[in-house]
Transfer RNA from an uncultured Alphaproteobacteria bacterium, 73 nucleotides, folded computationally.
RNA sequence: GCCGACUUAGCUCAGCUGGUAGAGCAACUGAUUUGUAAUCAGUAGGUCGAGGGUUCGAAUCCUUUAGUCGGCA
Numbered sequence: 001g002c003c004g005a006c007u008u009a010g011c012u013c014a015g016c017u018g019g020u021a022g023a024g025c026a027a028c029u030g031a032u033u034u035g036u037a038a039u040c041a042g043u044a045g046g047u048c049g050a051g052g053g054u055u056c057g058a059a060u061c062c063u064u065u066a067g068u069c070g071g072c073a
Stems, first nucleotide, its partner, number of pairs: 001072007010025004019056001027043005049065005
């Protein structure tokens, strides 16, 4: 220098043919227990790496760009 993959909650990851985002673990609250753990119920936490565009509507499509990883040279 060229090519490819990934970036979504604190962490690990889903998210279909574009219709306004979820799970597990973790955190917090309550129940249970003499207490802790475990178990059960619930709550909170996200402008989907960033900018722009298309669209009635974008995590998803187009474009520019940043970071990480891999391959070739």
It matches the Rfam family "tRNA". Rfam's curators write: Transfer RNA (tRNA) molecules are approximately 80 nucleotides in length. It is annotated as a transfer RNA. The coordinates come from a structure-prediction model, not an experiment, and the mean pLDDT is 81. The sequence was found in a public genome assembly.